[in-house]
């Protein structure tokens, strides 16, 4: 100097004017208004996993079904992360793996070859009363009742209720706990939030069916989090303990913006100029996967050159 491997950070900044919205304080009869202070991410995306929380009854037993799969650790948990081992790829730094079981059973393997598994004598040699009985060659990825394949079915081990903030709870308004039919109460119909069975719970203001009536409003859930930052101790690490600090949007048909000037970065050009990535919260969090113009930093590997 070039080419790579692994990890991390940023991803526009600033001024002025106007506009939207949360919180706090003040003023205002109300509507409103003034000041201060906040307002979209590393993936908010996908809805693929796991949970917190809410409800279903108290969520039991078994079957089916689904998921995972080397060993150990971390975590609230996971199909995630870390370390070690194995196999394979790479000169190397490193990377990938759906990594248990093939005598429990079933299935699959084109072409070639005589024949691809209760199958088989093509050629040469040996051998026998006889015999693919024995050896070699040939075809093929695989050839003497063999091996391969389970990201084929399956078996083994372990695990798993469901639905989801449009959950759920409260208040107001208004009507029809009204009408008709059937029917259960220990002889348990029926209903009970993934399927089936058993068990179990509820029950005359019950349950099922028919026809018909009223409402679609408001509040809560709603943001203090298994949170984040810094330091320190332990640990190879993931991570855990301790201490201090901080407390970071809460909309509701959906706010977080528009205009103008200056600057930064990238590309092109004599100059003008053009561009500024992927993309936008909706209960919250831990992961995985996918998209991403460009800029910066750290460690390591290989090659070449010079001293």
């Nucleotide at each position: 100097a070039a080419a790579g491997c692994a990890g991390a950070u940023c991803g526009c900044c600033u001024u002025a004017u106007c506009g939207c919205u949360g919180u706090u304080c003040g003023c205002u009869u109300u509507u409103g208004u003034g000041a201060a202070u906040g307002g979209a991410g590393g993936a908010a995306a996908g809805u693929c996993c796991g949970a917190a929380c809410a409800c279903c009854a108290u969520a039991g037993u078994g079957c089916a079904g689904c998921a995972u799969a080397g060993u150990g650790g971390c975590u609230a948990a996971c199909g995630g992360c870390c370390a070690c081992c194995a196999a394979c790829c790479g000169u190397g730094a490193g990377g990938u793996u759906a990594g248990g079981a093939a005598u429990a059973g079933u299935g699959c393997a084109a072409c070639a070859g005589a024949a691809a598994g209760a199958a088989u004598g093509u050629a040469c040699a040996g051998g026998u009363u006889a015999a693919g009985c024995u050896g070699u060659a040939g075809u093929g990825a695989a050839a003497u009742c063999a091996g391969g394949u389970a990201a084929a079915c399956u078996c083994u081990a372990u695990g798993c209720g469901g639905u989801g903030c449009a959950a759920u709870g409260c208040c107001a308004u208004g009507u029809a706990a009204a009408u008709c039919a059937g029917u259960g109460u220990u002889u348990g119909a029926g209903u009970g939030c993934g399927g089936c069975a058993c068990g179990u719970a509820c029950a005359a203001u019950g349950c099922u069916g028919a026809a018909g009536g009223g409402u679609a409003g408001g509040c809560a859930g709603c943001u203090a989090a298994a949170g984040c930052u810094u330091g320190u101790u332990g640990g190879u690490a993931a991570c855990a303990g301790c201490a201090a600090g901080u407390g970071u949007a809460g909309a509701u048909a959906a706010a977080u913006g528009a205009u103008a000037g200056g600057g930064g970065c990238u590309c092109u050009u004599u100059u003008u100029g053009a561009g500024u990535a992927c993309a936008g919260a909706a209960u919250u969090c831990g992961g995985c996967u996918u998209a991403u113009a460009g800029a910066u930093c750290u460690g390591c590997u290989u090659u070449u050159u010079u001293u």
A computed fold for a 307-nucleotide RNA from a Flavobacteriaceae bacterium, annotated as Bacterial RNase P class A. Rfam family: Bacterial RNase P class A. Rfam's curators write: Ribonuclease P (RNase P) is a ubiquitous endoribonuclease, found in archaea, bacteria and eukarya as well as chloroplasts and mitochondria. The family's RNA type in Rfam is ribozyme. A source record names the gene rnpB.